[in-house]
Record summary: The RNA shown here (transfer RNA) has 74 nucleotides and comes from a Candidatus Woesearchaeota archaeon. The coordinates come from a structure-prediction model, not an experiment, and the mean pLDDT is 82. Lineage of the source: Archaea > Nanobdellati > Candidatus Woesearchaeota. Rfam family: tRNA. It is annotated as a transfer RNA. It was read from a public genome assembly.
RNA sequence: GCCCCUGUAGUCUAGCCUGGAUAGGAUAGGAGCUUGCGGAGCUUCAGACCUGGGUUCGAAUCCCGGCAGGGGCA
Numbered sequence: 001g002c003c004c005c006u007g008u009a010g011u012c013u014a015g016c017c018u019g020g021a022u023a024g025g026a027u028a029g030g031a032g033c034u035u036g037c038g039g040a041g042c043u044u045c046a047g048a049c050c051u052g053g054g055u056u057c058g059a060a061u062c063c064c065g066g067c068a069g070g071g072g073c074a
Base pairs, nucleotide, nucleotide: 001073002072003071004070005069006068007067010027011026012025013024020057029045030044031043032042033041050066051065052064053063054062
């Protein structure tokens, strides 16, 4: 230098190919119930689409640029 893959809550992850419902689940966290205390269990609350643009009535999803990480070739 060229090519490929990946990027979603603190962490892990589904959804992406085939655009459309309040972006779902686990775990961690706050509050409550329970308990002699704690743990477990139950209820509840808050938390995320790497970034900029384009297409579209509508984008996590499609297209282009960038950024970050990983891999291959030279």